Notes: A computed fold for a 666-nucleotide part of an RNA from a marine metagenome, annotated as large-subunit ribosomal RNA, domain II. The RNAcentral record of the full RNA draws on SILVA. Its Rfam family is "Bacterial large subunit ribosomal RNA". The coordinates come from a structure-prediction model, not an experiment, and the mean pLDDT is 86.
Context: one part of a larger RNA
This record gives sequence, structure tokens and C1' cells, in this order.
RNA sequence: GCCUGCGAGUUUUUCUUAGUGGCGAGGUUAAAAUAUGGAGCCGUAGGGAAACCGAGUUUUAAAAGAGCGAAUUAGUCGCUAGGGAAAGACACGAAACCUGGUGAUCUAUGCCUGUCCAGGAUGAAGCUUCAUUAAACUGAAGUGGAGGUCCGAACCGACCGAUGUUGAAAUAUCGGCGGAUGAGAUGGGUAUAGGGGUGAAAAGCCAAUCGAACCAGGAGAUAGCUUGUUCUCUUCGAAAUGCAUGUAGGUGCAGCCUACAGUUUAGAUCAAUGGGGGUAGAGCACUGAAUGCUCUAGGGGUCCGAAAGGAUUACCAAAAGCAAUCAAACUCCGAAUACCAUUUGAUUUUACUGUGGAGUGAGGCAUUGGGUGACAAGAUCCUAUGCCGAGAGGGAAAGAGCCCAGACCAACAGCUAAGGUCCCCAAAUAACUUCUGAGUGUGAAAGGAUGUUAGGUAUCUAAGACAGCCAGGAGGUUGGCUUUAAAGCAGCCAUCCUUUAAAGAGUGCGUAAUAGCACACUGGUCGAGAGACCUUGCGCCGAAGAUUCAACGGGGCUAAGAAGUUUACCGAAGCUAUGGAACGAGAGUUGGUAGGAGAGCGUACUGUAAGUCGUUGAAGGUGUUUUGUAAAGAACGCUGGAGAUAUCAGUAGUGAGGAUGCAGGC
Repeated sequence: GCCUGCGAGUUUUUCUUAGUGGCGAGGUUAAAAUAUGGAGCCGUAGGGAAACCGAGUUUUAAAAGAGCGAAUUAGUCGCUAGGGAAAGACACGAAACCUGGUGAUCUAUGCCUGUCCAGGAUGAAGCUUCAUUAAACUGAAGUGGAGGUCCGAACCGACCGAUGUUGAAAUAUCGGCGGAUGAGAUGGGUAUAGGGGUGAAAAGCCAAUCGAACCAGGAGAUAGCUUGUUCUCUUCGAAAUGCAUGUAGGUGCAGCCUACAGUUUAGAUCAAUGGGGGUAGAGCACUGAAUGCUCUAGGGGUCCGAAAGGAUUACCAAAAGCAAUCAAACUCCGAAUACCAUUUGAUUUUACUGUGGAGUGAGGCAUUGGGUGACAAGAUCCUAUGCCGAGAGGGAAAGAGCCCAGACCAACAGCUAAGGUCCCCAAAUAACUUCUGAGUGUGAAAGGAUGUUAGGUAUCUAAGACAGCCAGGAGGUUGGCUUUAAAGCAGCCAUCCUUUAAAGAGUGCGUAAUAGCACACUGGUCGAGAGACCUUGCGCCGAAGAUUCAACGGGGCUAAGAAGUUUACCGAAGCUAUGGAACGAGAGUUGGUAGGAGAGCGUACUGUAAGUCGUUGAAGGUGUUUUGUAAAGAACGCUGGAGAUAUCAGUAGUGAGGAUGCAGGC
């Protein structure tokens, strides 16, 4: 892992509701059975804390009152079902807590008594002799043999690495390593026990178990937690919100679901009519913010003055005025929606009350209006609607929440929706008018550009424009100043006049300064449009990434791209048509998680049953055919070899694929 078997809302008492049955102002029995038994319980009367009173009573000094009652009566005892409570209370599951015991043959420490430590090295004190000294101190040599001394076996340990890691081994092996006369190692005996011991202290160790051992019991501890919870069909069908909570993943009440009973149009939508509002917007009349100017208190600076005071100001600036603005906590104003109401109208079929049973109280995304955040988030918190949740089908390549559309069942019928019609792939290589040339389409911004489309504005132009070519582009004058220089062209000031077809006191290059080259401007040549700006459609650049072309689903496409118009067709579980099922008077309805309600199938045993079936073959096994909407049923073949059991009832140890389920087999 598979197979087979086992495996989870039960039982008792009591309360309550519904159904059903008996009796009914009564009903009913308990004490083991029968006879008996009326004790008791519930009901028939309430009020009061009570005494007590009583269709009343309590409150009070008393009620003019007020509260609860009566007048207005149905209960009770069984049975069945739903639910509550007490019990282990649907099943399995802790870590723990307590009580009583068992452990120091492992290990920790103490005590008693024994045992063990190859070999080598170093050479303390002391002593002896010699030297030295007045004697000592001191020095040298020798002797001596100290030490938690050194090297290193046994022994004890365990620092590193490798191997091992379903091991040879539940801690080892191999190669190195540390201590090795000491706080040393070790044998035997003995002591300390569980909130206790022991501990050179690691919460270490106390029998492979230790932040509180093990064994048995309390015990089915408790588990607001996790997992699991076994046949079928029909019907309705949620919630993820509010308030509260030692509460936040739990629970109570309400909300939303369901079943039954009742009220009987209350409900919903639209229209009409009547309302209140202070949002969007707008505005600046208030409250504030905020820009420029004017005006003008006050202040600062400067000046005059001994002071008082005065003058002045390219400074700051209240108030006031003009202009232009801003606001969730501003409003002189002010919608749309929404909301409330109506002896109104229309269309619909809900709504409310009571009682029984729930589940939910982690929600998610999309779009609207907002708060928080960074006008971030598949973020978070409200709001309104939709969908998912609990919703299948078609589209979006693929996709809970987007678009279309709500699946009773069947079939090789038809029409459509969204979306599509070159091939993959069902349907137009459809039609007409444009655009794009970038494979744009088939990813992106600020910004950039004689890409191209359409429209517009004014200007120049046969009195010849625009572009090119030819020619001119002058004189006063080198304007004045400045300067070493300044002559159109470093800089400052001015920017005139003349000759002209035209020519700046000069637009650029250039020179030390001149010079020189172009320009503006003008004529000629040429002969038809020209340049500037604005709006607009589609394109271009901007554009660098990590497995793979990898930014159309692919092929591929110049339309099979984009915009507009048109007609066909395809396309879903939508709609229609055909047949069928259930419910409903009919119209019509029948997606569905949690959950409510209803109807059934099958299993075991009991009655039916001294019946029926069965050796002319029961149960069981296995196969074929077949019936029913399903759970399931029937017939027949083979096997098997002795029991089985219709129907209608009753009773339940009554249905398995899951629980890291339990047992066995493989």
C1' cells in the first nucleotide's frame, strides 16, 4: 500500500414542542408480579415577601388611582418524533494533576574494606666534605631523593578526522590525541528516593526514561482544538453583519434560512402628489488660508534736534480698497440619486405574528464614492451594486470573483447571446469607403523628429512669389566715447543724413587693428505656386535580462492590421420544438455548500409462522439476462449441500473509502 472484518448522536431520568391514542373538570397511579393501593403529582383561582384574604388581592393612613388577576375554563396519562438539561453523552487524541507503591546491579556523592600504577628523565630540602670566615653568612663538589614535576606502556579519559548512520554497535571502529604518585584508577560491601536525592553546577545524573523517574489507580481527567462520522431520492435554502463578552479561530441576543399554525394585503416595483436635507458642484457673504497692486496705522533704517518732536525711505506690514484664488472639520447658494409619507392609480405576491429546528458570526474579488497608505499593493477600513462563496455551460489560449448565461431528464432537431467566421477550429480568403508600411497590429512615459492623412488661419505670388544661378550690397564715416588698437562686428552711448533699384552707424565668419568672405536688402534670369503657424487620424525614435524564439494561443498574415457602414453565417446545459418525470387548481416550477423539512431502499432479530419454499437442491459463492427515477429488486446457469422465509407490523449493537483509524492476510 491493497484486500477482508471491526469502527462514531447511544442509553437512563427529567423538562419542553409537535403528531397520535385513552379519559375529560377531571386525568393518573408509585412502592418486584397479580389482586389491591388515592399516598402523591398535574389541572380546576388568584393576589401578596409573608401572615393572610379571596373573584379578587397587593400597594397605602386611605386610595381619586396603579400592578397582577377574574369576568372570556381544558386538562391529564401513555406512545412516536424534534430539541434542552444531568450524566463519559457522536468517536478517537494530549501535555499534565493527584494518591499509593517500586527502584542507587546504570549513574551522582559519601562511608567501610581491599587492589593497581612497565620503564626512563629531572634532581628541592636536608646531610657530608672542601674552600672561606674570628665564628657565621656564603661558595663548590658529593650525597640525598622532593614534586596535584617531565617523557611514556598498563589503566582512565575522549580533543581532531575518517568510516559507520535500515550500523558489527540504540554512541562503536580505525588513525592520531589528553592524564598516567594523584583533587589518581578500580573490586567488594554500605548510605541517600521523586518537588525528593546527588551534583568541582551541565537543570547534569537517579536502570537505553529526567526542567521533576517508573508502576498501578482516580480515569472514559479535561481538550472553546485537530481529524473522522457509513444507504437513496424530493423540496426550500443561508451567513461570514450589529451589540456584548478575561472577548477576538469560542459563545449569548438580534439579523439572514427552514417547518408548521395564524393574521389577511399589511409587502415589492413604477407613476402621481407631498416632504425634510446641505453631499456633488459652485461660491467667497462668514471662518480661515493665500498672490499682486493701491492706500495707510504701527515697527525697523537714515537724517535734523539738548530734548520734545520732525523729515525721509528700492525695508517689514495690521486694517481698508481693487483684481485673481483655495478649504473634510468654511457656506450667500445648491443638484442628481437615495430616503420618508399618501383613504391615489397600475402591475405583481409578498409581508407580518406565534411556535419547533438550525447553521452563520475567518469572507473574497470586480466596479462606484471615500478614509489610511506613497491619488503604492492581489494592502487595509467603510459605502452601494454584482459575482464567487454555494454556480455547472459558452467566451476571455490557459484563469473562483471579468463578459454572456442560471444545468429536472433524454436525443446525431432548430434560433440566438457574449465572442467569432485564412488553417489548427464550427462559421465570409464577404461587400463598400478610408487609414497604416511600422510586422505597427502582437507591451510603456516624459521628451524628440521636413513620416504620412484630413481640416483650418493669416501671409507672399503672372505688377513674376519660393529655391537655384548672374550682378549689386554704396557715400558722409575709421559715427561719438573708451582704448595700445576699437575702422559695422571687445565694451558704453546714439542709431542720423545722403546717393539710390537696393544696401543695418550692421546678422555671422574673420584681423593685432585694417583687409577679406558671406548676410539682410535690390535688380536680372527662370515661370507656378511658396513658406509659416494651429487642430487632427495612423505611424517612427525613446525601448537593455536573466531555461526558450517567450510581450498575437500557434501557424502565419500587408490584411488574416486599424476606423466606419452593410448583409450573411457559426456559436451555450440560454430560447424554441419533440418525448418523459415530480410538484402545482392553473400559469408555471424543479443549480446548490452549512442547514431545515418530506418520502423511501436495504440489514439483523421478534411476531405473523405447527404458515410458505427447500435433497426434483435452502443459505452462501459466482456469472448472464432483466425491472425500477435512486437506494435496490427479479429470473436463469454453474457451484454449494441444509436450511431459508413472503406480507404486514415491531425492535435496533442497522448501511464505510477515508479518522498518520483497529485486527488479520498478502